[in-house]
RNA sequence: GCCGAUUUAGCUCAGGGGUAGAGCAACUGAUUCGUAAUCAGUAGGUCCGGGGUUCAAUUCCCCGAAUCGGCACCA
Numbered sequence: 001g002c003c004g005a006u007u008u009a010g011c012u013c014a015g016g017g018g019u020a021g022a023g024c025a026a027c028u029g030a031u032u033c034g035u036a037a038u039c040a041g042u043a044g045g046u047c048c049g050g051g052g053u054u055c056a057a058u059u060c061c062c063c064g065a066a067u068c069g070g071c072a073c074c075a
Base pairs, nucleotide, nucleotide: 001071002070003069004068005067006066007065010024011023012022013021018055026042027041028040029039030038048064049063050062051061052060
């Protein structure tokens, strides 16, 4: 340099034009002799950035960025 994949909550990941979700973690309460276990609840998001299309974009298109993998180069 070329090709492909990925980027969404603190972590691991779903979802895929019409109100963004799960598990774990955190917090609060209950339960318990006690607890890191169990139960109930609460909070937490610039959906990587910019632009375009659209009544409406996290989702579609374009240009970038980052990470990972493959290929090429390697004096």
Transfer RNA from Rhodovarius crocodyli, 75 nucleotides, folded computationally. The source organism's lineage runs through Bacteria, Pseudomonadati, Acetobacterales, Roseomonadaceae and Rhodovarius. It matches the Rfam family "tRNA". By type it is a transfer RNA.